[in-house]
Context: one part of a larger RNA
């Protein structure tokens, strides 16, 4: 030394476990934030006080208003002291405080520091301190001052409101790539993606036809499934790839501009015209034009509106149109009638449900027998059950505990909702005729150069920028894929809209032929920690004793807080805190045999 067997020590793999992950799904909610946010720093416990949670100098807390009913002073022990049926810890609702940084806002600044100034206040004899309050910028607004330079505007100040900054995805816009792919590479593809920005809601964009299309036509958007991997675009290579049409979701229409009336302000003109109309009296800064600007009007494609004539038709008062009568025409008030807080068209308030923010009741088994350390297990006889869903109890429990079905319940806040109140709209309309006033101008078309449409310049239209040019007003004007005609359909150059579409950071509530500590989140633990890097960033390891600490009193052994050995606990101590199970690799003892 090496094989065997058996007994050990290392090791932390297996098995079982689950406190955490991960997906869905529905339901809320979709924001916080100058009334100072998110995120954080430094305090903050009687006492030992690193760290996590709470919390702010009133500091693990205060006050009140509900719940609840013996305990209680966080994870989390121990000493010592407290609280608590005059109802505490606790749980919810609503208030108070809230140190310093941070949009960070008095100035500064190397974040949590530093230094100021008014005002008011406590303290000194008085300064110094010391507590309260305010003190940025920018727009919006309403004053109020106020140069050059008379007026005047710039520029200054003041009160009042908004704003800024932070969040996962989701949406609008702006800017905008390479890797790739094309068996290389340049159009071309990756992809209007990615990354960066700007904006904004709970959704966001769009949106009531200058649309679509060619039949017997449809009728705003959006969003889905087909149409159809068609038509088509393409170094006609990779490869991009529609529409119309048809099924569905869901459904809602609407205000202006302009003509034309009225009023205001300003400026020019004018003194005799004009003041609704008829007669008759009157009056005289009242006409008239231009530019602003307020109120009526008025909103469409069988064109439509105004103006203007005719006819029909319309409720009651009161007031104006210089004046009396008689028309006519405008406004208020009532009455009638419609409608409603998302667009049309606008602001509350009260009240009833009802849902959320804490929570209550809640059936029905014990007894025996057997094993056990211990019944829920087996055996014997029972009961509920709108409950046998699930988890815990010394092992597997409907009937032991939380609970489950099922009913019940808010002082205080929120939320849907509904009705009252309440507001707001309409209150003359409609037929025919003439009129040719009006129907969105640096637009529309067209050149030039780009973009964008599935379409790469193409016969390339439609749609959007940029340049330059530069119209028409219903006898008008756009559109149907260069172009004309014939036809056919819309009516641009203002604006607003709900719902059906996305999406989940956060809440509640539920399921999973998902994971089970090398898996599942990077984190099941003080984890975005320790630790690495100057930084930007990178980025762990680490769960298990038992039923109950019942965590080994006391002896011994040793150089020893170390490690055993006893005894003692417990069903077990080969369960001993390095602590279930306890594989292999490695290192040992013994005992056979072999060299």
């Nucleotide at each position: 030394g090496g094989u065997a067997u058996a007994c050990g020590g290392u090791g932390g793999a297996u098995g079982c476990u689950u406190u955490g992950g991960c997906g869905c799904c529905a339901a809320u909610a979709g924001g916080c934030g100058a009334u100072g946010a998110a995120a954080g720093a430094c305090g903050u416990g009687g006492u030992c006080a690193a760290g996590c949670u709470g919390c702010g100098a009133u500091a693990a807390g205060c006050u009140u208003c509900g719940g609840g009913g013996a305990g209680c002073c966080g994870c989390u022990g121990g000493c010592a002291g407290g609280c608590u049926g005059u109802g505490a810890u606790c749980c919810g609702g609503a208030g108070a405080u809230c140190u310093c940084u941070g949009a960070a806002u008095g100035g500064g600044g190397a974040a949590a520091c530093c230094c100021c100034c008014c005002u008011g206040g406590a303290g000194u004899u008085a300064u110094g301190u010391c507590c309260a309050g305010g003190g940025a910028c920018u727009c919006g607004u309403a004053c109020c001052u106020g140069a050059a330079u008379a007026c005047a505007u710039a520029g200054g100040g003041u009160g009042c409101g908004a704003g800024a900054g932070c969040g996962a995805a989701c949406g609008g816009g702006g800017c905008g790539a390479a890797u790739u792919g094309a068996c290389a590479c340049a159009u071309c593809u990756u992809a209007g993606u990615a990354a960066c920005c700007c904006c904004a809601g709970g959704a966001a964009u769009a949106g009531a036809a200058a649309g679509a299309a060619a039949a017997c036509u449809c009728g705003a958007c959006u969003c889905c499934c087909u149409c159809a991997g068609u038509a088509g675009c393409g170094g006609c290579g990779a490869g991009c790839g529609a529409a119309c049409g048809g099924g569905g979701a869901a459904g809602a229409g609407c205000c202006u501009a302009a003509a034309c009336c009225c009023g205001a302000u300003a400026c020019g003109u004018g003194u005799a015209a004009a003041c609704c109309c008829g007669u008759g009296u009157g009056u005289g800064u009242u006409g008239c034009g231009u530019a602003u600007u307020g109120g009526g009007g008025g909103u469409c494609g069988u064109g439509g509106g105004g103006a203007u004539u005719g006819c029909c038709u319309u409720c009651g008062u009161c007031g104006g149109g210089a004046u009396a009568c008689g028309g006519c025409c405008c406004g208020g008030c009532g009455g009638g009638g419609a409608a409603g807080u998302u667009a049309c068209c606008a602001a509350g308030a009260c009240g009833g449900a009802c849902u959320c923010u804490a929570g209550a009741a809640g059936a029905a088994g014990c007894g025996u027998u057997c094993u056990g350390g211990a019944a829920a297990g087996c055996u014997c006889g029972a009961c509920c059950a709108a409950a046998g869903a699930a988890g815990g109890u010394g092992a597997u429990a409907g009937u032991c505990c939380u609970g489950u079905a099922u009913u019940c319940g808010a002082a205080a806040g929120a939320g849907u909702u509904c009705g009252u109140u309440c507001u707001u709209c309409c209150u003359u309309g409609g037929c025919a005729g003439u009129u040719a006033c009006c129907c969105g101008a640096g637009u529309a078309g067209c050149g030039c150069c780009g973009g964008a449409c599935a379409c790469g310049g193409g016969a390339a239209a439609c749609c959007c920028g940029g340049u330059g040019u530069g119209a028409a007003u219903c006898u008008g004007g756009g559109a149907g894929g260069u172009c004309c005609a014939c036809c056919u359909c819309c009516c641009a150059a203002g604006g607003c809209u709900a719902a059906g579409u996305a999406c989940u950071a956060a809440u509640u509530g539920g399921c999973g032929a998902c994971c089970g500590a090398u898996a599942g989140u990077g984190u099941a633990a003080u984890a975005g920690u320790a630790c690495c890097g100057u930084g930007a960033g990178g980025g762990a390891a680490a769960a298990g004793u038992g039923a109950a600490a019942a965590g080994u009193a006391c002896c011994c052994c040793u150089g020893u807080u170390a490690g055993g050995g006893g005894a003692g606990u417990g069903c077990a101590a080969u369960a001993g805190u390095a602590c279930c199970u306890g594989a292999a690799a490695c290192c040992g003892u013994a005992u056979a045999c072999c060299u």
Record summary:
A computed fold for a 595-nucleotide part of an RNA from a bacterium, annotated as large-subunit ribosomal RNA, domain I. Rfam family: Bacterial large subunit ribosomal RNA. The prediction has a mean pLDDT of 81.